[in-house]
RNA sequence: GGUCUCAUAGUUCAGUGGAAGAACGCCGCGUUGUCAGCGCGGAAGUCAGGAGUUCAAUCCUCCUUGGGACCG
Numbered sequence: 001g002g003u004c005u006c007a008u009a010g011u012u013c014a015g016u017g018g019a020a021g022a023a024c025g026c027c028g029c030g031u032u033g034u035c036a037g038c039g040c041g042g043a044a045g046u047c048a049g050g051a052g053u054u055c056a057a058u059c060c061u062c063c064u065u066g067g068g069a070c071c072g
Stems, first nucleotide, its partner, number of pairs: 001071007010024004018055001026042006048064005
């Protein structure tokens, strides 16, 4: 220098055009003599950044940034 791949909640991941969900963690309530466990409820996302396509983009295209792999 070239090619491919990944970036979504605090963490690990799902979601491949109609606009975001799970598990664990966190907070509250109940249960218990207390804690743990269990049950119920809740908060937490500019979907890495910018531009484009589209009525509509986490999703498609281009550029940038960062991580990983391969080739030279």